[in-house]
RNA sequence: CGGAGCGUAGCGCAGCCUGGUAGCGCGCCUGCAUGGGGCGCAGGAGGUCGUGGGUUCGAGUCCCGCCGCUCCGA
Numbered sequence: 001c002g003g004a005g006c007g008u009a010g011c012g013c014a015g016c017c018u019g020g021u022a023g024c025g026c027g028c029c030u031g032c033a034u035g036g037g038g039c040g041c042a043g044g045a046g047g048u049c050g051u052g053g054g055u056u057c058g059a060g061u062c063c064c065g066c067c068g069c070u071c072c073g074a
Stems, first nucleotide, its partner, number of pairs: 001073007010026004020057001028044005050066005
């Protein structure tokens, strides 16, 4: 320098192809239970979906630029 993949909750990921109010597991908080904890049960909080634009009635999803990480090639 060229090409490809990835970026979504504290962590690991799904959702993207086929646009329509953002989910799962673990973790965290509260309650129940226990002598106390763990396990278990019930409930809850936590996201401007890397960033800036575009298309659209509507974008995590489609298009473009940029940033970061990984891989391949030179």

This is a predicted structure of a 74-nucleotide RNA (transfer RNA) from Amorphus coralli DSM 19760. Its Rfam family is "tRNA". Its family is annotated with triplet codon-amino acid adaptor activity in the Gene Ontology. By type it is a transfer RNA.